[in-house]
Parts: sequence; C1' cells; structure tokens
RNA sequence: GGACGAUUAGCGCAGCGGUAGCGUACUUCCUUGACAUGGAAGGGGUCACUGGUUCGAUCCCAGUAUCGUCCA
Repeated sequence: GGACGAUUAGCGCAGCGGUAGCGUACUUCCUUGACAUGGAAGGGGUCACUGGUUCGAUCCCAGUAUCGUCCA
C1' cells in the first nucleotide's frame, strides 16, 4: 500500500428499514445475626463520525477514523 471483517449500555453480544434489547455489572429493597447466593424493582445508549438515498436509517450507499485477519 491492497483485500476482507468489526465498531450498538461499564464489559461481552443480539437486532438488520418504523425513534433498541439480552447476559453480566451498577443502584435500591426483600431474604441473613452478618456476608455470599437467591428474589423484586430501577437507572444508564449522539447505535464510531460525516454526507447521501428514503415519508422514515442502528439497518441501505459513499467517504473518514479506530481495531483485527490475510496478501504484498
């Protein structure tokens, strides 16, 4: 330098046109003599960034950035 893939909650991931969810973590409460486990409720997201297509974009298209694999 080129090809491909990834980027979504603190972390690991799903979702693939109609303003987003799971696990875990976090907060509060219950349970315990106390902790752990368990149960209930709750908070947290510019869906990497910029532009385009569309009535409407996390999703489609182009570019940029970062990371990974491969080729040279």
Molecule: transfer RNA
Organism: Actinomycetota bacterium